[in-house]
RNA sequence: ACAUAUAGGAUAGCGCCAGGCCUUAAAUAUAAGGUGACGAGGAUUGAACUUAUCGAGAUUUCGGCGGAUGGUUCAAGGUAGUGUAAUCUUUAGAGUUAAUAAAAACCAUUGUGUAAAUAUUGGUACAGAGAUUAACUUACACACCUAA
Repeated sequence: ACAUAUAGGAUAGCGCCAGGCCUUAAAUAUAAGGUGACGAGGAUUGAACUUAUCGAGAUUUCGGCGGAUGGUUCAAGGUAGUGUAAUCUUUAGAGUUAAUAAAAACCAUUGUGUAAAUAUUGGUACAGAGAUUAACUUACACACCUAA
């Protein structure tokens, strides 16, 4: 150094590359490499279907494949007395307001590589959806019930 085994940790913008683009060698055939998603957010159970949320950046975060906590429908479950409807999903009816919290990019720095490129460290701001907290508003449409 390689291989094997064991243990622990991390990872869904998460992994991979036959297109494309780029580099080196060499030559007209090619070979070996590089690039190919920045964070935030997201899980009741079962089945089916499906091009799976939000913004930042930007010449490719293009293109392709796989996967994935998404979405829809059905079942099941929760909901101001019960049922249907409606609505949501175990923090389980709906709405409004306020507060809360990015990283890349960029600049610099150190290292690796012939190169394309790549990793470390530091500085520097700026989101949106969803979520949480607090306050406020609001749902009797239809049928039943008036007592526990």
About this RNA:
GlmS glucosamine-6-phosphate activated ribozyme aptamer from Ruoffia halotolerans, 148 nucleotides, folded computationally. Its mean pLDDT, the model's own confidence on a scale to 100, is 76. Rfam family: glmS glucosamine-6-phosphate activated ribozyme aptamer. Rfam links the family to the GO terms catalytic activity and regulation of gene expression. It is annotated as a riboswitch.